[in-house]
């Protein structure tokens, strides 16, 4: 300098259950983070980090030495002294080989010659000796090395996390109960002696590790003596204490040592002295470090509940450095234990990391701290410190040498190998610098440590270029073919130069260390020289070029970002929801986008989100959860006043909470990560000082909670005993006769051997009607005829007593419906099991007929229920209003009325509460106390194991493994074999049919080459077709065609061209192919005859495209059909609810209506209704031909046929006209009824008109169209065939079946429509269909054009004169064409059929019925069909019970694809986890008993024995005290055997249920009254679901009554 304090920045959700909503709950998702892995990619630096798995086994280095200033040796250099072999010279000495002389004896003898002695000379040889040289040895010195003795380290540092749930970690104390090498501080010695032993040397065993004997030697190595306080005992004395016991004083005993450097001085020299290093002794104190002990804290398991005999404590010994059962004798029986011992599983603790608002949760790498291990188990020993990683023994496995005898070895040190695994480095440099051990120091050692390597495994930092550039280029990709997008994006075009690359310079870490010199106050200064692994690194400066450098995922919602192609429930995707079955923004490619970037994604794992364990912050009536009830024990909690404490609480303050982490501030690496340095922080714990309101304690009192006592009370509260009547059923009789019972009908069954029905006696066992009652009692279960006895609770009143005695209530203990069990009685009704009889496809069922156990009583078990108010006890407060029991008081003449109160029991309700439904002084409200329970469906209240019980069972009570829902409550809706209330040719009343019969048409099937295709309950089937010989036609079979039977463009050719085409071939279609032969515009040229170029139109050729009744009607437009001409379906705004949503639309009337009034939180719309439109029924006006004729003329065989007219019909335009208007009646209105007028009356009658919507209905084959398909064919053209078949079968219709009829004959009277390739009159020929001929008519003008009825007359009930199929012959129309395959006529044949089973259709008035007529379509017709049109012309509706349908309101639902719905078990199949399992294998541990190694303890020992003593003949010996390997004896002891249990895990025939799986079998049990309401317990039974039987419960519907309640 910053910071500091009054401060406190901290909290998002979403997705998925439902048709829709809330809630409730479960899953998923988004976020952070990792020691990670994995896939795909990858440029650079910096800083961390890196065997999470087998604590597996390890080959090679390497990791703990060091001091010669402790000691004796030894090597090695060097220096001085000193020895001085052998040779060598030299020089002198001794000898004296020969040789010569000579003396002398002696022998031979020849002159002599010999022999022996002796002199004298010679002097080789030998030898000494001394000098020199000189190997070499000794001592002294000096420097350097070190095997051993001796010191100090090695118990540090570094590894790892098996062990442990425990004073091991943590955090605070304690130590008066301790120790503590090096180091400091202080005091005070350090005298004077001794005997050893390594080394070494000599011999020696053994392959080798290693020894063995014998013999020297030294210390700072050992051992005795001396001295001795401030130390230790010990005693004596005083002070302090209660005491143990402590201080302090005295007095006695007893305990130590080692010497070294360098120097200086002395000496002849040694030793000695002095001085100084660095040691050494005792004692004190200190710091350091360690032992040991104490509070509290500190995983999961009760399907672990009882453990401990050294085990609790004494006394006393022993043992440690120290207290202590630590060990041991002896006494004594105790110690722990639901506040969870004891076992069992798990795990190194924290400091911290991750998370997360925070409290919590996980976690415990890597840095720190503490423990604990070191092959694995046991033991000690040395030492200041180990019971010791890199030390010892001894046992066990493994590994490795062996000469087989017998030895070594321990990477969880660094590196590094293998193995195992998804998965984790380099057999690296360096002691430079921290740090450590030895050293006096120089210095050595140091895989500690500094460094570097390797890994995107983390964080952080930098880069991969900048700017400008539109023709919006080329190319991808989509299109709406316009154009869009990549996209300024690139290319160009100027720029920069990080990082990598090249060259060059080049630290910091050393301001430190060594070493020399000088100086010194001895601290140290100052110079000088010299030390870096990392590293020629970082830095720095420079060259060159844009040059060398982006990628993963993702794009259906969550959740940022969309096309195309492919694919076709397949390939595949997927956190959840879920995509994909021909238009996939969900597969998989490409574009194009998002998003993060050297990374990105997946996967694992933790936290968050999740208040989804809820301390903060949750619930339990119906969603998971209130024990079946009380009682009571620990325990929690607890009324009022006062006083003392001060544990809890609170506050001030001291101590500690190590550093590191983390927040903050500040400095720093350019900046970040990182680093340092400072403050806060550590939320805790301890001591200590105060406060005293609460709570606790203690003490005194109180009376309102409790209880207790007088005095009334109610009661189906229990328990015994006796008695009663009514019903039942048996048994006797009496009468008496054919049935009786039962059902939806019925049979079984009883009954003529006399039943049933009656009547009289009697027996017998159960149960107790009326009374009776959302009355009473009881703690619940639960109690019901009367009386008598024993007996518990309970209210009320009084305010007498006691004085907090209270509330709850884990364990515990008591009762406990029904069913069942055991023994013994009973046994009427009723009645599982089972018998039989019906129902039924089947009936193990429901009905029915017997009927056992059982039901009852006695004794003793069981203990469960939908033990329900599905709501736990207590206590206090918190509007009312009404009813009911029981009791008291007021007031009253009074039993009953009114008012006030208390304790029950009920209903409505106000605030509140609640998802809602509801609950609401008997709380689901507002609080407090306490138990108890719940934490997603399924698996499952099972499985295994404990307790219980005779069994049945019962408490307790999991998991694998599986879905993503599972539930509650509401809400609209659809359904209900549920209710109500309306309609409606729905049903009844009624006519006429259909189903029988033949034909017709139509569908199916089925055959076919082809029988094209589509319609498929109602809403397909006389439907698309309102005309299939050929065409239609689309199937078929054959033959042809291929720019194409049909459109547009473009290129290119094009006068013998385009068109026409005799004839050839052919079944057409085609295919050849003589002849004949062009046409318009413009330009030039011309002889004006024409010629030439271009174009137009035509045709060839070819390219683009046509073409498709091929698919997809579930990819759609259009149109339709259907609920249904049903009344009903919405919407704004308010309102009501949290919300779906409701109100409005609902009530009470009324209507044909949601039509219209009342009433109303509704008011209003709107789309429907209803009128508005056409048509018909009356009348008027107008008009007046083709209509029409009344009158008036004319006129016929007749005739509106003329004239005229326009009144009537009629025509067709326009108006009246009906409107509950009017009267009457009920009545508030709407409306109704009933009357009057009226052609017509209550929408006059028919039409058109079809709401919001529903069937994925119906049509690609009417059109139209997205996609897809086919392209010398699935297109086109053509001949023939085929749609028209034929053993059924089923739909519409025809015509019959006769006499209401049939024929015959006569003869009336209509509407509507159509006619020119028509309709045709009249005439004429034909039996007849028709033919010939033809008037008139483009129509109110001609034409077609009536039947039935009506008269008459036949026929008489028969397969007929009824009926007409069938078939034959002959004709007749259409038409190229009539065989497949048309119609239609005459003649001839003349089938079934005599009203039709079940079933089932259509009309309510001009309507059925019945009779005929036209018309479209079409040549012509399969038409009897369908569209109209007119003629005659009924019957019948009590009326809404029952069938269909369809509206409203309700009500139940587990349905929502919506009842053609859901849905449950068995049984088969596939597969996955699990239980049990005869047995088998291993693990882990208790008990018993044996064995038992090393250690240690103790003991004994005639091997053996230096130090010390003693005694001696004294270098020695003898004894002694001591000491003692090594053996032996006991105790202990790892381990190893044996035997018995316990726990746990692997595998396993076979057994058993549980989960899951688009279309398996069997049934329908449950949801609606599910069709026998379901449902809890229990028992029996059954292929299954499930039936039953007894008791219970409503979470049962519907009707009926009874109470209570609300509203006036």
């Nucleotide at each position: 300098a910053a910071a500091c304090u009054u401060u406190u920045u901290g909290g998002a959700g979403a997705g998925u259950u439902u048709g829709a909503u809330c809630u409730u709950g479960g899953c998923u998702c988004a976020g952070a983070a990792u020691g990670a892995a994995c896939g795909c990619u990858g440029g650079u630096g910096g800083c961390g980090u890196g065997c999470u798995u087998u604590a597996u086994a390890c080959a090679u280095g390497c990791a703990a030495g060091u001091c010669g200033a402790g000691c004796g040796g030894a090597g090695a250099u060097c220096a001085g002294c000193u020895u001085g072999a052998a040779g060598c010279a030299a020089a002198a000495g001794a000898u004296g080989a020969u040789u010569a002389a000579u003396u002398c004896a002696c022998a031979c003898u020849u002159u002599g010659u010999g022999u022996g002695a002796g002199u004298u000379a010679u002097g080789a040889g030998u030898u000494u000796u001394u000098u020199g040289u000189g190997a070499u040895g000794g001592c002294u010195g000096a420097u350097u090395u070190u095997a051993g003795c001796g010191g100090c380290g090695a118990a540090c540092g570094g590894g790892u996390g098996a062990g442990u749930a425990a004073c091991g970690c943590g955090u605070g104390g304690a130590u008066a109960a301790u120790c503590u090498g090096c180091c400091c501080u202080u005091g005070a010695g350090a005298c004077g002696g001794g005997g050893a032993u390594a080394a070494c040397a000599u011999c020696u065993c053994g392959a080798a590790a290693g020894g063995g004997a014998u013999g020297c030697u030294a210390a700072u190595a050992c051992c005795g003596g001396a001295u001795a306080a401030a130390g230790u005992u010990a005693c004596a004395g005083a002070a302090a204490g209660c005491a143990a016991u402590u201080u302090c004083u005295g007095u006695a005993a007893c305990c130590a040592a080692a010497g070294u450097u360098g120097g200086a001085u002395u000496u002849c020299a040694a030793a000695g002295u002095c001085c100084u290093u660095c040691g050494c002794u005792c004692a004190a104190g200190g710091a350091u470090g360690a032992g040991u002990u104490c509070g509290c804290g500190u995983c999961c398991u009760a399907u672990u509940a009882g453990c401990u005999a050294g085990u609790u404590g004494g006394u006393g010994a022993g043992g440690u450095a120290a207290a202590g059962g630590c060990u041991c004798a002896c006494c004594a029986a105790g110690g722990c234990g639901a506040u969870g011992a004891u076992g069992g599983g798990u795990a190194g603790c924290c400091g911290g990391c991750c998370u997360g608002a925070g409290a919590g949760g996980g976690c415990g790498u890597a840095c720190g701290g503490c423990c604990a291990c070191a092959c694995u188990g046991g033991g000690a020993c040395u030492g200041a410190g180990a019971c010791a990683c890199g030390g010892c023994c001894c046992a066990g496995a493994c590994u490795c040498c062996u000469a087989c005898g017998g030895g070594a070895g321990g990477c969880a040190g660094c590196a590094g190998u293998a193995g195992g695994g998804a998965a984790u480095c380099u057999u690296c440099c360096g002691c430079a610098a921290u740090g450590g051990g030895c050293g006096a120091a120089a210095g050595c050692c140091u895989g500690a440590c500094g460094g570097a390597g390797c890994g995107a495994c983390g964080c952080c930092a930098c880069g991969u270029g900048g700017a400008u550039g539109a023709u919006g280029a080329a190319g991808g990709c989509c299109u709406u073919c316009g154009g869009g997008u990549c996209g300024u994006a690139a290319a160009a075009u100027c720029c920069u130069g990080u990082c990598a690359g090249g060259g060059g310079g080049g630290a910091c870490g050393a301001u430190g260390g060594u070493c020399g010199a000088u100086c010194u106050u001895c601290g140290g200064a100052u110079u000088g020289a010299u030390u870096g692994a990392c590293g020629g690194u970082a830095c720095c400066c420079u060259c060159a070029g844009a040059g060398g450098a982006a990628g993963c995922u993702c794009c259906g919602g969550c959740c940022a970002a969309c096309u195309a192609c492919g694919u076709g429930c397949c390939a595949g995707c997927a956190g959840c929801c879920g995509c994909g079955g021909u238009a996939a923004u969900a597969c998989g490619u490409a574009g194009g986008g998002a998003g993060c970037a050297a990374g990105c994604g997946u996967u694992g794992u933790u936290c968050g989100g999740a208040u989804u364990u809820a301390c903060u912050g949750g619930g339990c009536g119906u969603a998971a959860a209130g024990a079946g009830u009380g009682c009571g024990u620990a325990g929690g909690c607890g009324g009022u006043u006062a006083u003392a404490u001060a544990a809890g609480u609170c506050a001030a303050a001291g101590g500690u909470g190590a550093a590191a982490u983390c927040u903050u501030c500040a400095c720093u690496u350019u900046c970040a990560a990182g680093g340092u340095g400072g403050a806060a922080a550590c939320u805790g714990c301890c001591u200590c000082u105060g406060a005293u309101a609460c709570u606790g304690u203690a003490u005194a009192a109180c009376u309102a909670g409790a209880g207790g006592g007088c005095a009334a009370g109610a009661g189906g509260g229990g328990g015994a005993a006796a008695u009663g009547g009514a019903a039942c059923u048996c048994u006797g009789g009496g009468a008496g006769u054919a049935g009786c019972g039962g059902u939806g009908a019925a049979a079984u069954g009883c009954g003529u051997a006399g039943a049933u029905a009656u009547c009289c006696a009697g027996a017998g066992g159960a149960a107790c009607g009326c009374c009776g009652g959302u009355a009473g009692c009881g703690a619940a279960g639960g109690c019901g005829a009367u009386u008598u006895c024993c007996u518990g609770g309970c209210u009320u009143g009084c305010a007498u007593c006691u004085g907090a005695c209270g509330c709850u209530g884990a364990g515990g203990c008591a009762c406990u419906a029904a069913a069942g069990c055991u023994a013994g009685g009973g046994u009427a009704g009723c009645g599982a099991u089972c018998g039989g009889g019906a129902u039924u496809a089947g009936a193990g069922a429901c009905c029915c007929c017997g009927g056992u156990a059982g039901u009852c009583c006695u004794a003793g078990c069981c203990c469960u229920a939908a033990a329900c108010g599905a709501u736990g006890g207590g206590u206090a407060c918190u509007a009312a209003g009404u009813g009911u029991g029981g009791g008291g008081g007021g007031a009253g003449c009074a039993u009953u009325a009114c008012c006030c109160u208390c304790c029950g029991u009920g209903c409505u309700g106000a605030a509140g509460c609640u998802a809602a439904c509801g609950c609401g002084u008997u709380a689901a409200g507002u609080a407090c106390c306490c138990c108890g329970c719940c934490u997603g469906g399924g698996g499952a209240g099972u499985a295994c194991g404990g307790u219980c019980g005779c069994a049945a069972g019962a408490c307790u009570g999991a998991a694998a493994c599986u879905c993503a829902a599972a539930a509650g409550a509401a809400u609209u809706g659809a359904c209900g074999g549920g209710g109500g209330g309306c309609u409606g040719a729905a049903c009844a009343a009624g006519c006429a049919g259909u189903g029988g019969a033949g034909c017709a048409c139509g569908u199916g099937g089925u055959u076919u080459a082809a029988u094209u295709c589509g319609a498929c309950g109602c809403a397909a089937a006389g439907c698309g077709a309102g005309g299939a010989a050929c065409c239609u036609u689309a199937c078929c079979a054959g033959g042809g065609u291929u720019u194409g039977a049909c459109a547009u463009g473009c290129u290119a050719g094009u006068a013998g061209u385009a068109g026409u085409g005799a004839c050839c071939u052919g079944a057409a279609a085609g295919g050849g192919a003589a002849g004949c032969g062009a046409u318009c515009c413009g330009g030039a040229c011309u002889u004006c005859g024409g010629u030439u170029c271009g174009g137009a139109a035509g045709c060839u050729a070819g390219c683009a495209c046509a073409g498709g009744u091929g698919g997809u009607g579930c990819a759609u437009g259009g149109c339709u059909g259907u609920c249904g001409u049903c009344a009903g379906c919405u919407c704004g705004u308010g309102c009501c609810g949290a919300g779906a949503g409701g109100u409005g639309u609902u009530g009470g009337g009324u209507u044909a209506a949601g039509u219209c009034c009342u009433u109303u939180a509704a008011c209003g719309a709107g789309c429907g209704c209803a009128a508005c439109c056409c048509u018909u029924g009356u009348c008027c006006u107008u008009a007046g031909u083709u209509a029409c004729c009344a009158g008036c003329g004319g006129g016929u065989u007749a005739a509106g046929c003329c004239g005229g007219g326009u009144a009537c019909u009629c025509u067709a335009a326009g108006g009246a006209g009906a409107c509950c208007g009017c009267c009457g009646c009920c009545a508030g209105a709407a409306a109704g009824c009933g009357g009057a007028g009226g052609a017509a009356g209550g929408u006059g009658g028919g039409g058109a008109u079809g709401a919001c919507g529903u069937c994925a209905a119906g049509u690609c084959c009417u059109c139209a169209c997205g996609c897809c398909c086919c392209u010398u064919a699935u297109g086109u053209c053509c001949u023939g065939g085929g749609c028209u078949a034929c053993a059924c079968a089923c739909g519409u219709g025809c015509u019959a079946c006769a006499a209401u009829g049939g024929c015959c004959a006569a003869g009336a009277c209509a509407a509507a429509a159509g006619g020119a390739c028509g309709c045709a009159a009249a005439g004429g020929a034909g039996u007849g269909a028709u033919c010939c001929u033809g008037a008139g008519c483009a129509a109110a003008u001609c034409c077609c054009a009536a039947a039935a009825a009506c008269u008459g007359g036949c026929c008489c009930c028969a397969g007929u004169u009824c009926g007409g199929a069938u078939u034959g012959c002959a004709g007749g129309c259409u038409g190229c064409a009539a065989u497949u395959c048309g119609c239609c006529u005459g003649c001839a044949u003349g089938a079934a059929g005599c009203c039709g089973g079940a079933a089932u259709u259509g009309c309510u008035a001009g309507u059925a019925a019945u009779c005929g007529u036209g018309g479209a379509u079409c040549a012509g017709c399969a038409a009897c069909g369908c569209c109209a049109c007119g003629g005659u012309g009924a019957a019948u509706a009590c009326g809404u019970u029952c069938u269909c349908a369809g509206c409203c309101c309700u009500u139940g639902u587990a349905c929502a694809c919506a009842c053609c719905g859901c849905c449950c078990g068995u049984c088969a199949c596939a597969c996955c986890a699990c239980c049990c399992g005869a047995g088998u294998u291993g693990a882990a541990u208790g008990c018993a008993c044996u064995u038992g190694a090393a250690g240690a303890u103790a003991c004994u020992u005639a091997a053996c024995u230096a130090a010390c003593c003693g005694a001696u003949u004294c270098u020695g010996u003898c004894g002694g005290a001591g000491g003692g390997a090594g053996a032996g004896u006991a105790u202990u002891g790892a381990g190893g055997g044996u035997g018995u249990g316990u726990u746990u895990g692997g595998c396993a025939a076979g057994g058993g249920g549980g989960a899951u799986g688009a279309a398996g079998u069997c049934g329908u049990a449950a949801c609606a009254a599910g069709g026998c309401a379901g449902c809890c317990g229990u028992a029996c039974c059954g292929g299954a679901a499930g039936g039953u039987g007894c008791g219970g419960c409503u979470g049962g519907a519907u009707c009926a009554c009874c109470u209570c309640c609300u509203u006036u």
Molecule: small-subunit ribosomal RNA
Organism: Candidatus Aerophobota bacterium